[in-house]
RNA sequence: GGCCCUAUCGUCUAAUGGUUUAGGACAUUGGAUUCUCAUUCCAACAAUCCGGGUUCGAAUCCCGGUAGGGUCA
Numbered sequence: 001g002g003c004c005c006u007a008u009c010g011u012c013u014a015a016u017g018g019u020u021u022a023g024g025a026c027a028u029u030g031g032a033u034u035c036u037c038a039u040u041c042c043a044a045c046a047a048u049c050c051g052g053g054u055u056c057g058a059a060u061c062c063c064g065g066u067a068g069g070g071u072c073a
Base pairs, nucleotide, nucleotide: 001072002071003070004069005068006067007066010026011025012024013023018056028044029043030042031041032040049065050064051063052062053061
């Protein structure tokens, strides 16, 4: 350098172009329970890599970029 794959809460992960102002688990914070801690229960917080395009409607499809990975040399 060519080709291919991937990018979503702090981490892991789900979401058929429409019931998704994106769900779950862990973590964090607050509360309940307990003499205390742990466990358990309840609640809160928090994300679609960037820029365009297509569409009535885009996390999802298309183009370009960025980053990571694989492969060929």

The RNA shown here (transfer RNA) has 73 nucleotides and comes from a Patescibacteria group bacterium. Its mean pLDDT, the model's own confidence on a scale to 100, is 80. It matches the Rfam family "tRNA". Gene Ontology term of the family: triplet codon-amino acid adaptor activity. Lineage of the source: Bacteria > Bacteria candidate phyla.